A computed fold for a 338-nucleotide RNA from a bacterium, annotated as Bacterial RNase P class A. The model forms 90% of the base pairs in the Rfam consensus. It is recorded under the gene name rnpB. Its Rfam family is "Bacterial RNase P class A". The family's RNA type in Rfam is ribozyme.
RNA sequence: GCAGCAAGCCGGGCCAUCGCGCCCUUUAGGGUGAGGAAAGUCCGAACACGGCAGAGCAGGGUAGGAGGUAACGCCUCCCGUUCCGUCCCCACACUUCGGGAACGGAACGUUAUAGGGCCACAGAAACCAGGUCUGCCCUUUGGGGUAAGAGUGAAAAGGGCAUCCAAUACCCCGUGCAAGUGCAAAUAGGCCUGCGUUUCCCCGCAAGGGGAUGUAGGGUUGCUCGCUCGAGCAGGCGGGUAGCACGCAUGAGAUUGCCGGUGACGGCAAUCCUAGAUAAAUGAUGGCCGCCCCGAUCCGUCGGGGUACAGAAUUCGGCUUACAGGCCUGCUGCGUUU
Numbered sequence: 001g002c003a004g005c006a007a008g009c010c011g012g013g014c015c016a017u018c019g020c021g022c023c024c025u026u027u028a029g030g031g032u033g034a035g036g037a038a039a040g041u042c043c044g045a046a047c048a049c050g051g052c053a054g055a056g057c058a059g060g061g062u063a064g065g066a067g068g069u070a071a072c073g074c075c076u077c078c079c080g081u082u083c084c085g086u087c088c089c090c091a092c093a094c095u096u097c098g099g100g101a102a103c104g105g106a107a108c109g110u111u112a113u114a115g116g117g118c119c120a121c122a123g124a125a126a127c128c129a130g131g132u133c134u135g136c137c138c139u140u141u142g143g144g145g146u147a148a149g150a151g152u153g154a155a156a157a158g159g160g161c162a163u164c165c166a167a168u169a170c171c172c173c174g175u176g177c178a179a180g181u182g183c184a185a186a187u188a189g190g191c192c193u194g195c196g197u198u199u200c201c202c203c204g205c206a207a208g209g210g211g212a213u214g215u216a217g218g219g220u221u222g223c224u225c226g227c228u229c230g231a232g233c234a235g236g237c238g239g240g241u242a243g244c245a246c247g248c249a250u251g252a253g254a255u256u257g258c259c260g261g262u263g264a265c266g267g268c269a270a271u272c273c274u275a276g277a278u279a280a281a282u283g284a285u286g287g288c289c290g291c292c293c294c295g296a297u298c299c300g301u302c303g304g305g306g307u308a309c310a311g312a313a314u315u316c317g318g319c320u321u322a323c324a325g326g327c328c329u330g331c332u333g334c335g336u337u338u
Base pairs, nucleotide, nucleotide: 001334002333003332004331005330006329008327009326010325012289013288014287015286016285017284018283020033021032022031023030024029035309039320040319042318043317044316045315046314047176048175049174050173059172060171061170062169063168064078065077066076067075068074079109080108081107082106083105084104085103086102087100088099089098110167111166115165116164117161118160119159127158132150133149134148135146136145137144138143180246181245182244183243190237191236192235193234194233195232199212200211201210202209203208217229218228219227220226253272254271255270256269257268258267259266260265290307291306292305293304294303295302296301
């Protein structure tokens, strides 16, 4: 330097103008503003509410051993079986085949003596056995017995499969921030109090309905008249809704250093505070630079193109999936140079 395998990380930078959310404000401005996955919503939690909050059954999940963690189906280390890649050995002209164990990786991992079920094809028989051929024994010559051998098959009485049901051990109450809590309109219901409910006609047993009059009261311009609606009117209390606020940004927090541990991880010290919207802000334009690709080249550069996946919504820990381009580490082999 190249190739292979494995693991980890980054994922554009600066300036100007215009604009958006949040906070501060002296109203001029200042500060701050997405991710490694914010994604899928697949696991595990925090938190909240319901439930005299417990137990049993049912149901679901997990499954080698030990550990880490708040917890997990996640992570780490180790063990075993099988397989793959690299390597080594014998042999060789070379390859295949064979053997070895070192390194790296992948998949799998409780119980088959509780019970049920299944074991293709072949084979006489595939699991409470059976009797095809040969052999041996008996025989009334039709056959019967025995189970040594052969034969089929992955497996022939020895067993295998639990990714068939199951058993064992452990775990699991339900619903999810639209959880939940507080304040609290208008309208319409509910309860209480006060005032008021004229004079008549028709239908109906009644409750009630219709009509005339137009009382109290309301509306129409502040008042009067007029017009109009007309039995309710006014006040208070209480619940809920819209809306607003909290939940909601100091946390199983981040960075650095030291120590312990093979490791996951843990302990200590110092420093830091880093979006908080609700139809949902985090953007656009221009310039310079970086990176990659293509072409040209006088090897100085020039021109063109590209720069991903994606985007918070209660908050964490994981897993999975997507991703232009780039960086770094370890192991193995080959080549070159010293």